[in-house]
RNA sequence: GCCGAGGUAGCUCAACAGUAGAGCAGCGGUUUUGUAAACCGCAGGUUGGGGGUGCAAGUCCUCUCCUCGGCU
Numbered sequence: 001g002c003c004g005a006g007g008u009a010g011c012u013c014a015a016c017a018g019u020a021g022a023g024c025a026g027c028g029g030u031u032u033u034g035u036a037a038a039c040c041g042c043a044g045g046u047u048g049g050g051g052g053u054g055c056a057a058g059u060c061c062u063c064u065c066c067u068c069g070g071c072u
Stems, first nucleotide, its partner, number of pairs: 001071007010024004018055001026042005048064005
């Protein structure tokens, strides 16, 4: 330099263009003599960044940054 995969909550990952979710972690509660476990609830997101298309973009197009793999 070329090709491919990926970037979404603190972490691991979902999400046919149509309200961004789950598990774990965190916080509160129930239970217990107490802790853990279990159960109930709450909070947590500029979807890597800029631009575009469209009624509507995490999703499509484009530029760019980062990570991983392959080729040279």
Molecule: transfer RNA
Organism: Parcubacteria bacterium DG_74_2